[in-house]
Molecule: small-subunit ribosomal RNA
Organism: metagenome
RNA sequence: AGAGUUUGAUCCUGGCUCAGGAUGAACGCUAGCGACAGGCCCAACACAUGCAAGUCGAGGGGUAACAGGGGAGCUUGCUUCCGCUGACGACCGGCGCACGGGUGAGUAACGCGUAUGCAACCUGCCUAUUACAAAGGGAUAGCCCGGAGAAAUCCGGAUUAAUACCUUAUAGUCUUUAAAGCUCGCAUGAGUUUAAAAGUAAAGAAAUUCGGUAAUAGAUGGGCAUGCGUAAGAUUAGUUAGUUGGUAAGGUAACGGCUUACCAAGGCAACGAUCUUUAGGGGUUCUGAGAGGAAGGUCCCCCACACUGGUACUGAGACACGGACCAGACUCCUACGGGAGGCAGCAGUGAGGAAUAUUGGGCAAUGGAGGCAACUCUGACCCAGCCAUGUCGCGUGCAGGAAGACUGCCCUAUGGGUUGUAAACUGCUUUUAUAUAGGAAUAGCUAUGCGAUUCGUUCGCAAAAUGAAGGUACUAUAUGAAUAAGGAUCGGCUAACUCCGUGCCAGCAGCCGCGGUAAUACGGAGGAUUCGAGCGUUAUCCGGAUUUAUUGGGUUUAAAGGGUGCGUAGGCGGGCCUUUAAGUCAGUGGUGAAAUCCUGCAGCUUAACUGUAGAAUUGCCAUUGAAACUGAAGGUCUUGAAUAUGGACGAGGUAGGCGGAAUGAGUUAUGUAGCGGUGAAAUGCAUAGAUAUAACUCAGAACACCAAUUGCGUAGGCAGCUUACCAGACCAUUAUUGACGCUGAGGCACGAAAGCGUGGGUAGCGAACAGGAUUAGAUACCCUGGUAGUCCACGCCGUAAACGAUGUUCACUCGCUGCUAGCGAUACACAGUUAGUGGCUAAGCGAAAGUGAUAAGUGAACCACCUGGGGAGUACGUCGGCAACGAUGAAACUCAAAGGAAUUGACGGGGGCCCGCACAAGCGGUGGAACAUGUGGUUUAAUUCGAUGAUACGCGAGGAACCUUACCUGGACUUAAAUGUAGGUUGCAUAGCUUAGAGAUAGGCUUUUCUUCGGACUACCUACAAGGUGCUGCAUGGUUGUCGUCAGCUCGUGCCGUGAGGUGUCGGGUUAAGUCCCAUAACGAGCGCAACCCCUAUCAUUAGUUGCUAACAGGUUAAGCUGAGGACUCUGAUGAGACUGCCGGUGUAAACCGUGAGGAAGGUGGGGAUGACGUCAAAUCAGCACGGCCCUUACGUCCAGGGCUACACAGGUGUUACAAUGGCCGGUACAGAGGGCAGCUACAUAGCGAUAUGAUGCGAAUCUCGAAACCCGGUCUCAGUUCGGAUCGGAGUCUGCAACUCGACUCCGUGAAGUUGGAAUCGCUAGUAAUCGCGUAUCAGCAAUGACGCGGUGAAUACGUUCCCGGGCCUUGUACACACCGCCCGUCAAACAAUGGAAGCUGGGGGUACCUAAAGUACGUAACCGUAAGGAUCGUCCUAGGGUAAAACUAGUAACUGGUGUUAAGUCGUAACAAGGUA
Repeated sequence: AGAGUUUGAUCCUGGCUCAGGAUGAACGCUAGCGACAGGCCCAACACAUGCAAGUCGAGGGGUAACAGGGGAGCUUGCUUCCGCUGACGACCGGCGCACGGGUGAGUAACGCGUAUGCAACCUGCCUAUUACAAAGGGAUAGCCCGGAGAAAUCCGGAUUAAUACCUUAUAGUCUUUAAAGCUCGCAUGAGUUUAAAAGUAAAGAAAUUCGGUAAUAGAUGGGCAUGCGUAAGAUUAGUUAGUUGGUAAGGUAACGGCUUACCAAGGCAACGAUCUUUAGGGGUUCUGAGAGGAAGGUCCCCCACACUGGUACUGAGACACGGACCAGACUCCUACGGGAGGCAGCAGUGAGGAAUAUUGGGCAAUGGAGGCAACUCUGACCCAGCCAUGUCGCGUGCAGGAAGACUGCCCUAUGGGUUGUAAACUGCUUUUAUAUAGGAAUAGCUAUGCGAUUCGUUCGCAAAAUGAAGGUACUAUAUGAAUAAGGAUCGGCUAACUCCGUGCCAGCAGCCGCGGUAAUACGGAGGAUUCGAGCGUUAUCCGGAUUUAUUGGGUUUAAAGGGUGCGUAGGCGGGCCUUUAAGUCAGUGGUGAAAUCCUGCAGCUUAACUGUAGAAUUGCCAUUGAAACUGAAGGUCUUGAAUAUGGACGAGGUAGGCGGAAUGAGUUAUGUAGCGGUGAAAUGCAUAGAUAUAACUCAGAACACCAAUUGCGUAGGCAGCUUACCAGACCAUUAUUGACGCUGAGGCACGAAAGCGUGGGUAGCGAACAGGAUUAGAUACCCUGGUAGUCCACGCCGUAAACGAUGUUCACUCGCUGCUAGCGAUACACAGUUAGUGGCUAAGCGAAAGUGAUAAGUGAACCACCUGGGGAGUACGUCGGCAACGAUGAAACUCAAAGGAAUUGACGGGGGCCCGCACAAGCGGUGGAACAUGUGGUUUAAUUCGAUGAUACGCGAGGAACCUUACCUGGACUUAAAUGUAGGUUGCAUAGCUUAGAGAUAGGCUUUUCUUCGGACUACCUACAAGGUGCUGCAUGGUUGUCGUCAGCUCGUGCCGUGAGGUGUCGGGUUAAGUCCCAUAACGAGCGCAACCCCUAUCAUUAGUUGCUAACAGGUUAAGCUGAGGACUCUGAUGAGACUGCCGGUGUAAACCGUGAGGAAGGUGGGGAUGACGUCAAAUCAGCACGGCCCUUACGUCCAGGGCUACACAGGUGUUACAAUGGCCGGUACAGAGGGCAGCUACAUAGCGAUAUGAUGCGAAUCUCGAAACCCGGUCUCAGUUCGGAUCGGAGUCUGCAACUCGACUCCGUGAAGUUGGAAUCGCUAGUAAUCGCGUAUCAGCAAUGACGCGGUGAAUACGUUCCCGGGCCUUGUACACACCGCCCGUCAAACAAUGGAAGCUGGGGGUACCUAAAGUACGUAACCGUAAGGAUCGUCCUAGGGUAAAACUAGUAACUGGUGUUAAGUCGUAACAAGGUA
C1' cells in the first nucleotide's frame, strides 16, 4: 500500500466482499511447563448454609460460663460455698456501625467533566491557643418475685449504679436585640473598636497521663450556586399555574417558590422548548497517518441504588446494604391466635444462558474500628485452588549419516520422481522431567532492660518472641533422548498440486463461484504451505471506505439544481482615516488527581510485569502586552447599487373596439344520382333531391402570407388590426444619494395542460361511448358519428421531459463568423463600442460524449439537493384541497449488481451503392396417374444402425435370395484366428471315407513326416499378450457438407485514442474480383482473387504402328486387303498463338465504348482442378484410428431358418405416359468414351424369343461389345384409340448349392389409372436447355428407371433491378453479445417470505379528575401520668398505596382484506428495445 466482482471487450460511477488490528468472549480439534494478569456481558431473577462490625471492666451495677485461690463436706476426687483474683455471657453507658465491600436498575440531570464563587454554610475524631470544671436531685435497665404466650416477645411488683438523665450557680473573643466610629469591598455588605440588656456549660477514671465543657483558628470531609461541554428522533412545535417575578412570614447548617399568603403576568422555545426512545458520567481502552469512529469490563475519581414504594428517628455526618416504622409482592415457621426474612458483601445453590471459578488458608504484611495498652474484630486485604481466557518466556533435542534403504504416493512405468538426512545407525548435551539433599528474602512493630534527648511515647543499643503463602522460589547431585505437536489451508483474491471416488447427486462457499463421467473448488489419500501449545470458526468494534468528504466528494447525460420570482431571520460584503481590543497572536501565573501512553534508569535468570525520574496531558481560568486582519464605534469617498434627463425597442401585461379568409348551419335557386371514406371496404348521408354550384343571412373559434438558430417576458408563456392604461430591460449624458449591496432557511406571490365548482357559450376538433372495418382475438391503430372538454367570467387545484435535464450574483481568461436594438454629427468605411441572441474553435476541463467569454475553464459568496438497485415516491402519521389529489416521507424483506459514455460485432417489417438463373423475359419439368426407389409412420419375434430446414430422404449402399448382416428365433462353444516369446510333451496330427443331425458339431474306420541327429515341422499343455458394428462425434484425430469460387480475412512498423479499439481496409472512380488508378497518417507485407496446371478450339515441328491412303503398283463381288508412302485425317510429344498489343473516341489515370482492323480464337475464348480467416459443439466412434466407460460360460464366437423386401397412410427423388412435331411396319446412315481371359466373342446352326450348341480371333489404336433420334416409304386419323403399358394368368430361358418368402429376362394372353395435372414449386443464359441413344463401376445373377461418364440432334429469351431470396461494402439505431430462433412486460394459476389496513381482543408506561388513606414530620391539645423536664391521648394538613372515570400514547394478537418480493422448464397475449412493425 491494495485486491476480487457489472461488459464480448473498455473507461467511469457505484455498491457488495476480502486481506490488518482488537475482545471480560463462546464453539470445534488438539494440549508439556512456568510467570503475570483476567474471569455472570443474560434474570437489579429467587436464595439453603457458614462467615462479612464490633470494641472498651482504665465509665457502671454486677457474676451466667471458664480458670486460679481460699473455706466447708466427705465416698480423696467429687459436691458445695466465697466476686477474692484472672477474666467475662446478658444489661446500662461511650465510640464505631454514614468507612471499607457490591451493583449499574434509575437518571439526558449542575448527574458527570472542566473552570470559578459562597461577603449565603456545616464539620465528630485530629492540631494550635485561651478559659473553666461549683452545688444538688430523682429515676431506670440488669438482678429477684409473679404472670400471659406454641414462639417471637410482652406485662406487673419490689430494689439499684454510672462518663445515663435533670435542676441550680458561675462565664466569655458565644448567641440575640438595638446604636456610634474607623478601614475595606463591584453590590447586598465584610472586618474591627466602644458601651448596654437578655440567654446558654461541665464527669469522671487504677490519677506522670487519658477524658469533659465553652470559645477562636487550622486541617480534613461535606453542602450550595454559576459559565462552558455532555445521545437520537421535527412522522414530537408549542410548553408552563408555584409556573416567572415581587412583598411578607415560615423553614433550613445555609441562599433560594424550598413552603405559605397576597400582588403582577410573566418564564422557556426553530441557536430546538415540550414529548418520546436510549443511556450511569469521567480518567481512560481499541482502531486510525491524522482528523475522527467505536467502547466505558478489570484499576482510580464522582454519582445513584440496596426485595418494590413511602417515611422519618438517632447522630458531627444517613433519610442509613448486613438500623427502625408503614404499605405491597414473594418465601418460611405456627398450637391458626400470631410471628420471621431480604447475598447488587465473600464463598455457594437453583434458574436463565453460547458462556464466566473454591461453601479454601491467614490476619504474617498493608489498611480500618474500639482500647492507655496487651489485644480483639476485619470474606477489606495478603495468599492458595479452578480455567490455554489473554500477554510473555522455555521446551519437545543437537551434530554426523546416501545403498539417496523398505513401505506409501505419482508418472511418459526395462525405469524415474517424491516422502528424504527424514529414518535406521554413530557421537554429544540435559533446559524440562523424575529422585535425593540443602533452603530463603518478605520483619518493621510490640513487651522488657539500658542509654540519649531538641521532651516529639522521638532515636539508638542489647537480648527474647512472631511467616498464611511454604519446605514454596532458588541451589546442588544422579538417571537418561529419556516425559512432551498439533490445527487450519492448498480455483482466484492468497503462500501451497497430484491421484482415486462421486456424477447438478452427495456436498462446498467470505466474494466471484464449483459439482450434469477425465472436479488442483465436493469426500478420501499422498504431498505441500502457514502458524505453533496452540490453530481455526462464529460474534462484535475500528480500519481499508476520500462509501457523509473539516482535513477530503459531488449534482448536463451515472444518485443529485428547488417550476419561477419577491423577501424575513441568518451568512457574506467596496476605497481611505481615527479609536477600541470581542475574535486573533505572544509572554507569565494557576489548574489539568493518581494510574495509563511515551522516554531514561532500575528490580524479578530474560520478557511480560513492577518500581523510580522526566516528558506529555494539544484543555480551561486569570493576567500583561501587540494592533496587521475580522468585529464594534465615529468620520469621509465614489468605482458597487439606486435615482434623474434624453433617446430608441419589442408576439411584455390588462381592458375595450374593429376586420377578412376558412368551416359549419339556415333560406332561395340551378341540377341529378350518387356522395363520402379507405390499403381495400363498410357503417354514414342521399330521389322527402344529397354531393357540387351561386346568392344572402347567422354562429363560434382561430388569426394564412409576413415568419426567421427573429423579438419580448423572472418562469409558465406571448402572434390579425387598433385605442387606453400599466410595466420593463437597453443606449447616451455623468447631474443627485453615498455601500443604500449579494444570497436567501421558514414565508408570500405567480405558475402550461388536464381536472373541479357556479353561470354563460358551443362553429370546428374531440377523451368516454356507439357503429363499421382489420384481426386467431382487437375493449387498439383506420373509418363514420359523438358527450364532457376545448372558448368566456369568477373561484379552486399547484403539478409537467415546469429541460439548457446545466441555481443566483460578481470578477478574470486566445480567436473567427452571422443576426437583433442602440451609440460614435453624416457614412456603404472601422480589428470602434454597449446590451442581447446563434455557429465554429484554442487553452483548460471532462469517464467520454462534449463544453469552451451565454463555460461544464479559473476564483469568491449564499441557497437547494445526492450517497447501490428494488421494495417506493409506497405505507403510517401530519398539513393543504370541494374532490381528484398534492406536500412531507420510512421500514421489514430481497439482489450483487443497477447505471453512464464510448468500442467491436450481430440484427432491423432503417437508409445508400452493388452482385447472383435472385426476380423479370423464355424453354422444359415437379405437384394430378401407374410403377421404381429412399424416408416418416404403423406393424412385427425382428422389420439392424446411421443421415433429419437450406446442408437428411435413387443419402452411407458403386449391387440385402444364402453370404453380406450388424437384427430376431432356436441350437451350440468358452479361448477360436494371426503372430511371437519361454518351458515341456508328442509324432495317436493332417487327409480320405462313413453314421447321426437343420447345421455347427459329435462318433467310427483307414492312413501314419523329413533329418546333416543339432534340429525343422505339426499337434497338445502352461504363462503372457483376446474379442465387442456395445456407449460417448458434446473427450478426439482424420475426412466431409454448407455459407461460397462469395471477396474477403489479417499482420509488422508508424500515427490517433486514458482504454476497448481505430487508421491502413475509408473517400472518388473502375473491375468478375480488397482488380486497378487517383486521393490520403499512413507505408509495406501475408492468406485469399488473378496467373502458373489439365482438357478443348488453330497452326507449326517431330515421330509414323495396331492408325491413315493423296500419288505409284498389285488385288478383290467389295473392302488400306497388300507393296509402299508421311502428303492428309488421326495418334502424342514439343512449341507458337491473345497481350486491350494496334486504331478511333471518352477520361487526370485505371479503365470503358466501337457491327473497327487483323485473327482459328477478343477482352478471365469454353470447361476442369484449385475452396482464405472462420461459422454451424454441422456429419461420421458402423470405413479407419483413438481417450475414457461398460460386457467377459457373454453385449464375445459358430450354425440353421427368418428379417432388413411388411402396408389403412404421408411427403421426397425419378421412370413411363396421356399421343399425330406421334404410334406401328419396312428400308437405310453417322459417334465418342470405355470394357474384355472364371472375359468379350466374330462366324455357323437350332429356337418366334430370352438363349443354346459348335467354332475362331483377342490380355487388344490389330479381335470383340456396339448406337438411337435422324432420313426414305407405307399405315393408323383423334378414339381411352394400332395411345398407354400397370396388373394378372400360362409357358419358358439364364445365373446360382438354392430363385417359396425374394432375381432378371423371353414368348402368348390380359389391357388398370391416365386425355397435360389446384395452391404452390424446381432447373436452365449456348453447343446451354430440351431430346436421342451408348459405355463403365459394383456384380455369379439382379430388382439400374439410380450413380458416374460419352457423344448425336440442337433452341427460345434477358426491357430491366421496383419487388421475393441469398450475398458484399458504407452508414444509422439498439435495453441484443448463447448475438432477433435475441431481449423482455403485465394479468391469472401455484409455493414461500416479510409487510400495510381491519370489527374486535389482550397488555404496558405516563398524565388528568374525584373518593379513600397507613406510617410519619409539623402544628394544635384541658381532663390521664410525672415534682419537673416531658409523655400519653385526640384532632388538622400532606402523602406512599388502593379504588373509580373519561381520554390520549404505545405494544402484541385477529376473522377478513390490500399490494410487494422471491421461486430452470404453467396460462394468455406481445407493451418496450430496430422506424420494435401506431416513434